[in-house]
Molecule: transfer RNA
Organism: Clostridium grantii DSM 8605
RNA sequence: GCGGGAGUGGCUCAAUGGUAGAGCGCCACCUUCCCAAGGUGGAUGUUGCGAGUUCGAGUCUCGUCUUCCGCU
Numbered sequence: 001g002c003g004g005g006a007g008u009g010g011c012u013c014a015a016u017g018g019u020a021g022a023g024c025g026c027c028a029c030c031u032u033c034c035c036a037a038g039g040u041g042g043a044u045g046u047u048g049c050g051a052g053u054u055c056g057a058g059u060c061u062c063g064u065c066u067u068c069c070g071c072u
Stems, first nucleotide, its partner, number of pairs: 001071007010024004018055001026042005048064005
C1' cells in the first nucleotide's frame, strides 16, 4: 500500500429499513435473625465519528477513526 472482519448501557452480546433489547453487573424494596440464593421494580445508550439515501437508518451508500486478520 491492497483486501476483509469488528466497533451498540459498566462488561459480554442480540436486533427483517418501522417503539434499541437480553444476560451479568449496579441501585432500591420484598424474603431471611444475618449472609448467600431467590423475587419485584429502577437507572442505564449521541448504536466509534461525520455526511448521504429514505416518510423512517443500529441496519443501505460514501468518507473517516480505532482495532484484529490476511496479502504484498